[in-house]
RNA sequence: GUCAGGGUAGCUCAGUUGGUAAGAGCGCUUCCCUCAUAAAGAAGAGGUCGUGGGUUCGAAUCCCACCCCUGACA
Numbered sequence: 001g002u003c004a005g006g007g008u009a010g011c012u013c014a015g016u017u018g019g020u021a022a023g024a025g026c027g028c029u030u031c032c033c034u035c036a037u038a039a040a041g042a043a044g045a046g047g048u049c050g051u052g053g054g055u056u057c058g059a060a061u062c063c064c065a066c067c068c069c070u071g072a073c074a
């Protein structure tokens, strides 16, 4: 340099042909329980969906450019 895959919560990821409230597990906070801790149980907080544009009534999802990570080739 070329090609492919990926970037969504603190971490690991899902999100099936664009559609109406963005999710799961773990973690975190509070409560409950206990002599106490952990586990189990209940509730809750936490997201500009990599960045900037475009298309559309509507974009995590489609298009363009750029940034970052991984792999292959040279």
Base pairs, nucleotide, nucleotide: 001073002072003071004070005069006068007067010026011025012024013023019057028044029043030042031041050066051065052064053063054062
A computed fold for a 74-nucleotide RNA from a Parcubacteria group bacterium, annotated as transfer RNA. Its Rfam family is "tRNA". Lineage of the source: Bacteria > Bacteria candidate phyla. The RNAcentral record of the sequence draws on ENA.